[in-house]
The RNA shown here (c-di-GMP-I riboswitch aptamer) has 87 nucleotides and comes from a Deltaproteobacteria bacterium. The sequence was found by an Rfam model in a public genome assembly. The coordinates come from a structure-prediction model, not an experiment, and the mean pLDDT is 81. NCBI's taxonomy places the organism under Bacteria, Pseudomonadati, Myxococcota, Myxococcia. It matches the Rfam family "c-di-GMP-I riboswitch aptamer". Clan: c-di-GMP_I riboswitch clan. About the family: GEMM was predicted in a large-scale screen for bacterial structured RNA regulatory elements.
RNA sequence: UUCGUUUAAAGGCAAAUCGACCGAAAGGUUGGGACGCAAAGCCACCGGUCUAAGUCCUUGUUAGGAUAAGGCAGCGGGGUUGCAUAA
Repeated sequence: UUCGUUUAAAGGCAAAUCGACCGAAAGGUUGGGACGCAAAGCCACCGGUCUAAGUCCUUGUUAGGAUAAGGCAGCGGGGUUGCAUAA
């Protein structure tokens, strides 16, 4: 440097869940907490999925339906950067 990820280390991340805060919600931030993770680092580009404030429609009106311009990178693909290491 190239290719790859068998093991897993110095070290790293942190599901469920609980407290506080933000948010209409989904969800997020932070402090605990660890189910797991070799990209569980980053980017909503493609598919998927969650929510529905606003908007539109219906109307039987404290209602119902559609919709992302809001989310999820720990759903898959893609892009990009990087640790360790067999060969």